[in-house]
RNA sequence: UGGGAUAUAGCUCAACGGUGAGAGCAGGUGCCUUAUACGCAUCAGGUUACAGGUUCAAGCCCUGUUAUCCCAA
Numbered sequence: 001u002g003g004g005a006u007a008u009a010g011c012u013c014a015a016c017g018g019u020g021a022g023a024g025c026a027g028g029u030g031c032c033u034u035a036u037a038c039g040c041a042u043c044a045g046g047u048u049a050c051a052g053g054u055u056c057a058a059g060c061c062c063u064g065u066u067a068u069c070c071c072a073a
Stems, first nucleotide, its partner, number of pairs: 001072007010025004018056001027043005049065005
């Protein structure tokens, strides 16, 4: 310098262009226990990297930027 991939909850990841974006782990509360752990119930936690565009409708499609990783030189 060129090409490719990825970016969604604290972490690991889902989510055919169409309901109010979900799961596991982690966290709070309650039950259980002498107490902790385990288990059960429940709650909270998201500007879907940033900026535009297409569309009736975008996490998803297109463009640019940023960050990380891979390949080539």